[in-house]
Context: one part of a larger RNA
RNA sequence: CUGGGCGUAAAGCGCGUGUAGGCGGGCUGAUAAGUCGGACGUGAAAUCCCUGAGCUCAACUCAGGAACUGCAUUCGAAACUGUCAGUCUGGAGUAGUGGAGAGGAAAGCAGAAUUCCUGGUGUAGAGGUGAAAUUCGUAGAUAUCAGGAGGAACACCGGUGGCGAAGGCGGCUUUCUGGACACUUACUGACGCUGAGACGCGAAAGCGUGGGGAGCAAACAGGAUUAGAUACCCUGGUAGUCCACGCCGUAAACGAUGAGUGCUGGGUGUCGUGGGUUUUGACCCCCGCGGUGCCGUAGCUAACGCGUUAAGCACUCCGCCUGGGGAGUACGGCCGCAAGGCUAAAACUC
Numbered sequence: 001c002u003g004g005g006c007g008u009a010a011a012g013c014g015c016g017u018g019u020a021g022g023c024g025g026g027c028u029g030a031u032a033a034g035u036c037g038g039a040c041g042u043g044a045a046a047u048c049c050c051u052g053a054g055c056u057c058a059a060c061u062c063a064g065g066a067a068c069u070g071c072a073u074u075c076g077a078a079a080c081u082g083u084c085a086g087u088c089u090g091g092a093g094u095a096g097u098g099g100a101g102a103g104g105a106a107a108g109c110a111g112a113a114u115u116c117c118u119g120g121u122g123u124a125g126a127g128g129u130g131a132a133a134u135u136c137g138u139a140g141a142u143a144u145c146a147g148g149a150g151g152a153a154c155a156c157c158g159g160u161g162g163c164g165a166a167g168g169c170g171g172c173u174u175u176c177u178g179g180a181c182a183c184u185u186a187c188u189g190a191c192g193c194u195g196a197g198a199c200g201c202g203a204a205a206g207c208g209u210g211g212g213g214a215g216c217a218a219a220c221a222g223g224a225u226u227a228g229a230u231a232c233c234c235u236g237g238u239a240g241u242c243c244a245c246g247c248c249g250u251a252a253a254c255g256a257u258g259a260g261u262g263c264u265g266g267g268u269g270u271c272g273u274g275g276g277u278u279u280u281g282a283c284c285c286c287c288g289c290g291g292u293g294c295c296g297u298a299g300c301u302a303a304c305g306c307g308u309u310a311a312g313c314a315c316u317c318c319g320c321c322u323g324g325g326g327a328g329u330a331c332g333g334c335c336g337c338a339a340g341g342c343u344a345a346a347a348c349u350c
Stems, first nucleotide, its partner, number of pairs: 003322004007304002012318001014201004021194003025088007033081002035077005041071002049065006091191001092188003095184004103177007115149007125136002162169002206247006215241002220236004258317006266295011299306002323350003332343004
């Protein structure tokens, strides 16, 4: 508690939907709540301030004045804010046309590979490492061919490419479904922005019930290494990883950068799309809208850097910070099956 701040020093909630609240486009009229001015009443005395006076001075005291920045009533002003009425189209939305996309959900299908099983060929090794060993193999392994089973992930395309609010999303097909964008400018007529609470979504790990289990692999076992080796390396290997339903609600949930709007030189890639030009074939080229990158002007910044995708110039709303440790802890409350999560101190100490 004002101020100053929040990319990296402390500080942007992980993300959205949205309640209250705050804030809100152009024009006209009305009103007079806020606002501004006048008058009047009140604003005790003392104190403070000014001018005098009294104690020898001063402190102190006394007298007068001013002031008491406030409140009420009343009369006015009407620019701004508010309210009411009317109107407008630039904000916002609707409609139509069109294409882009790993956006979401469900079902089905395909191929490569690993592993396992069966059979054939075949024989003594294979595997693994820095080197080895544990391990597998004459009960026929490794290698190779054919067939089968099963689970998981989708090579190439693939790209500082795309989509999504974020988490995140990648084989193919179908069904259902959300959003964005370009163009047309037909319609509505401020319907907007933000958002305390609230509600929803939310990687991985973890939890519950039931399935599934190929590969990988915490824990665990063994072999090595080493002074030791509860590791790094190797051989195995269970939860888990996968599916359904229900929880959990965290993260370097990062652009370490809240959301919205307006304004402020350029250059160069790329994605979607429209117009012009040309050939009427597509490019190239020019102009525009919407994304996504790089480089940089002014400006900003402690510097690094940011720089029309701002960390520039402004406004609106929300969140958050206020020396280090103690501590994101204790206690309490709420939530959770649990693990734990959210909220959140103090003593003490430097």

This is a predicted structure of a 350-nucleotide part of an RNA (small-subunit ribosomal RNA, central domain) from a metagenome.
Rfam family: Bacterial small subunit ribosomal RNA. Rfam links the family to the GO terms ribosome and structural constituent of ribosome.
RNAcentral holds the full RNA, with entries from SILVA.
The prediction has a mean pLDDT of 88.